A computed fold for a 135-nucleotide RNA from a Thermoanaerobacterales bacterium, annotated as c-di-AMP riboswitch aptamer (ydaO/yuaA leader).
The sequence was found by an Rfam model in a public genome assembly.
Its Rfam family is "c-di-AMP riboswitch aptamer (ydaO/yuaA leader)". Rfam links the family to the GO terms regulation of gene expression and cyclic-di-AMP binding. From the family's description: This family represents a conserved RNA structure found upstream of the ydaO and yuaA genes in Bacillus subtilis and related genes in other bacteria.

RNA sequence: AAAAAACUAACACCGAAUUCCUUUAAAGGAUACGGGGGAACCAUUAAAUGGGGUGAAUUCCAAGAUUUUCUUGGAAAGGGUUACCUUUCAAUCCUAAUCCGUCAGCUAACCUCGGAGGUGUAGAAAGGGGAAGAC
Numbered sequence: 001a002a003a004a005a006a007c008u009a010a011c012a013c014c015g016a017a018u019u020c021c022u023u024u025a026a027a028g029g030a031u032a033c034g035g036g037g038g039a040a041c042c043a044u045u046a047a048a049u050g051g052g053g054u055g056a057a058u059u060c061c062a063a064g065a066u067u068u069u070c071u072u073g074g075a076a077a078g079g080g081u082u083a084c085c086u087u088u089c090a091a092u093c094c095u096a097a098u099c100c101g102u103c104a105g106c107u108a109a110c111c112u113c114g115g116a117g118g119u120g121u122a123g124a125a126a127g128g129g130g131a132a133g134a135c
Stems, first nucleotide, its partner, number of pairs: 011120004019030004033114005042105001050103001051100004058076008077095006084128006
């Protein structure tokens, strides 16, 4: 000098998951926001090999393997980030996990549940918006 790591604060990102109050503490109450069940009408028109929900997280092809399946590569499709916002281009990353338990289409009234956890990006153009300064 450079790089890396740890901690704290601020800011930012994925996500519904933020905020407030009470309490000696434990814990409890509420809340932005989000999910499920549940008529008529409509839709569906048997079952099996079950079926269904949350979520972007599905489908297909090829090869290998301890071959219900998993791993690797690719394609389509879906989703995120690039620091005021949106769009476009470009770059880059992800495509998990888990729950219900034979049962659920939509669905007013109504009923019910969640309100976590994890992380550290910064290229360009157009349109819009905001702040500061001067007069």